[in-house]
Molecule: SAM riboswitch aptamer (S box leader)
Organism: marine eukaryotic metagenome
RNA sequence: UUUAUCCAGAGCAGCUGAGGGACUGGCCCUUUGACGCUGCGGCAACCUAGCAGUUCGAGCGCAUUCCGCUUGUCGGAAGCACGAGAUCGCUGCCACGGUGCCAAAUCCUGCGGUUGAACGGAAGACCGACAGAUAAA
Numbered sequence: 001u002u003u004a005u006c007c008a009g010a011g012c013a014g015c016u017g018a019g020g021g022a023c024u025g026g027c028c029c030u031u032u033g034a035c036g037c038u039g040c041g042g043c044a045a046c047c048u049a050g051c052a053g054u055u056c057g058a059g060c061g062c063a064u065u066c067c068g069c070u071u072g073u074c075g076g077a078a079g080c081a082c083g084a085g086a087u088c089g090c091u092g093c094c095a096c097g098g099u100g101c102c103a104a105a106u107c108c109u110g111c112g113g114u115u116g117a118a119c120g121g122a123a124g125a126c127c128g129a130c131a132g133a134u135a136a137a
Base pairs, nucleotide, nucleotide: 001137002136003135004134005133006132011040012039013038014037015036019029020028021027023110025108026107041102042101043100046098047097050093051092052091053090054089057088058087060083061082064078065077066076067075068074069072106131111128112127113126114125115124
């Protein structure tokens, strides 16, 4: 930088000792011990590995059909029927390995648009963008 996801899920113990939730405004968590570190446990399924399925996916094979002439174990084209699970994709399972995560939706919000709405206008709802986090490249 690009792509995907972000209203689901999953915490105890020890050490330490005052901040933390990225930033803004809010609102929360926190000496009944936050943040951080360590140990153990767990969640999830992004990547890798493995297993199964799948042609109402690609591709491949092929029955068949057509064309050509050098007439054959020939070459070319189509192939919506049929086939396999070796390749890619997709779906499901698994959780060995690489990450990640385990207060609150990314805690809400910020910028723009639609609606609200009848001249204007608020809450609210919806959509998109920005920022951020994680994974893969």